[in-house]
A computed fold for a 348-nucleotide part of an RNA from an uncultured prokaryote, annotated as small-subunit ribosomal RNA, central domain.
Its mean pLDDT, the model's own confidence on a scale to 100, is 83.
The full RNA is in RNAcentral, with records from ENA.
It matches the Rfam family "Bacterial small subunit ribosomal RNA". Its family is annotated with ribosome and structural constituent of ribosome in the Gene Ontology.
Context: one part of a larger RNA
């Protein structure tokens, strides 16, 4: 490198976007690059190979042939790929018309709790756990009533449900504004505009970082009570950062389906979103998801099994024994923490 592989044995990049590159629908007509065939030039000789021949053999040597798979160049073939021109609609879009969703960003507005203020009622405990203690209370706590503020998060509905170009995600009500999915029995367009996509550059949970607010609850450090042989935990009872908001940073996650994107194509069964056909309860067809069990067939099995891990097509990443190690150096990116990218000795 070839082969061979990628759910769980090493191995899908966190995502989609899209550059250069591979790849790539039908029908005619050019050309003739690549492809074929044919001729002529080269392909030194040795050295490989075959047959012959000389030292007794052999190794060696000698003659003769093949071969040298390769380039150049000229004449033909046109079925394929290519190039150029035309066209066509089924593949991609765009559009009339109908729908759907916790899509996004922004304002506004709500009630439950929970904390704290202040006033009332009221007295001796509350609160905490396996059992305590710390800890709050007679300067009047808990409990209860009534205003008042504050901040965070949306109980029922809810779902094996829905959405999102993906992925991270996304849930009170309501307004703007923004995007997008489906649908073909419904309007009309463009024509192959596609499909992957190394570098790019965008998005990217939670921690964590900068400014500069907020701060109820919960809460890393911390501190005190406790259990214990010790207990730098578990448990309790305080509590800072942090969590929240705006703008900038970081770039990771067991970022998962441990399962990359797109196409075709190959029994069946049931459940469910959301279109469409029918006046319609039912039934039943079809398009786009969500899900369950199963035949073939795949798999080392455990499973998958039209959302494939089946059979094919191309295009990217990524794997090569364990450990040293995602570690040294070097390079690049951060304000740092760190991150990317990434080895050897040496060891079994």
């Nucleotide at each position: 490198u070839u082969g061979g592989g990628u759910u769980u044995a090493a191995a899908g990049g966190g995502u989609g976007c899209g550059u250069a590159g591979g790849c790539g629908g039908g029908c005619c007509u050019u050309u003739a690059a690549g492809u074929c065939a044919g001729u002529g030039g080269u392909g030194a000789a040795a050295u490989c190979c075959u047959g012959c021949a000389g030292c007794u053999u052999a190794a060696c040597u000698g003659c003769a042939g093949a071969a040298c798979u390769g380039c150049c160049a000229u004449u033909g073939a046109u079925a394929c790929u290519g190039u150029a021109c035309g066209u066509c609609u089924u593949g991609a879009a765009u559009u009339c018309g109908g729908u759907c969703g916790a899509a996004g960003u922004g304002g506004g507005c709500g009630g439950a709790a929970u904390g704290u203020g202040u006033a009332g009622u009221g007295u001796a405990g509350c609160g905490g756990u396996g059992a305590a203690a710390u800890g709050c209370a007679u300067a009047g706590a808990u409990a209860u009533u009534a205003c008042a503020c504050a901040g965070a998060a949306c109980a029922c509905c809810g779902a094996u449900a829905g959405c999102g170009a993906a992925a991270g995600g996304c849930a009170g009500c309501u307004c703007a504004c923004u995007a997008g999915g489906c649908u073909u029995a419904u309007u009309a367009u463009u024509g192959a505009c596609g499909c992957u996509a190394a570098g790019g550059g965008a998005c990217g949970a939670a921690a964590g970082c900068g400014u500069g607010g907020g701060g109820a609850g919960c809460g890393a450090a911390c501190a005190g009570g406790a259990u214990u042989a010790g207990a730098u935990a578990c448990c309790c009872u305080g509590g800072u950062a942090g969590u929240c908001c705006a703008c900038g940073c970081u770039g990771u996650a067991a970022a998962c389906g441990a399962u990359g994107a797109u196409c075709a194509c190959u029994c069946g069964a049931u459940a469910u979103u959301g279109g469409c056909g029918a006046c319609a309860a039912a039934c039943u067809g079809u398009c786009a998801g969500u899900g369950u069990c199963u035949a073939a067939g795949c798999g080392a099995a455990a499973g998958u099994g039209a959302u494939a891990a089946g059979u094919g097509a191309a295009c990217c990443g990524c794997c090569u024994g364990g450990g040293g190690a995602g570690u040294a150096c070097g390079a690049u990116c951060g304000c740092a923490a760190g991150g990317u990218u990434g080895a050897a000795a040496c060891u079994c």